Description
This is a predicted structure of an 80-nucleotide RNA (c-di-GMP-I riboswitch aptamer) from a Nitrospirota bacterium. The coordinates come from a structure-prediction model, not an experiment, and the mean pLDDT is 82.
[in-house]
RNA sequence: UCCGGAAAAAGCCAAACCCUUCGUGAGGAGGGGACGGAAAGUCACGGGUCUUUGUUUAAAAAGACAGCCGGGCUGCCACA
Repeated sequence: UCCGGAAAAAGCCAAACCCUUCGUGAGGAGGGGACGGAAAGUCACGGGUCUUUGUUUAAAAAGACAGCCGGGCUGCCACA
């Protein structure tokens, strides 16, 4: 230096729900709150789900979700 995980330590993030707020909407932001998480950091690249428009069964276009899966980049500590 690399691999190695809930073995240890220091910490970190924050589901549902509630309040406020933005959005046609999916959903986002702030505060509270913890279901959980070894990348629950980040990226919409591939798939998927959802929303809006559309529709002739459709196709299609625009958007959302990174805590749906895969992948890219980056990160703390580390027993054997």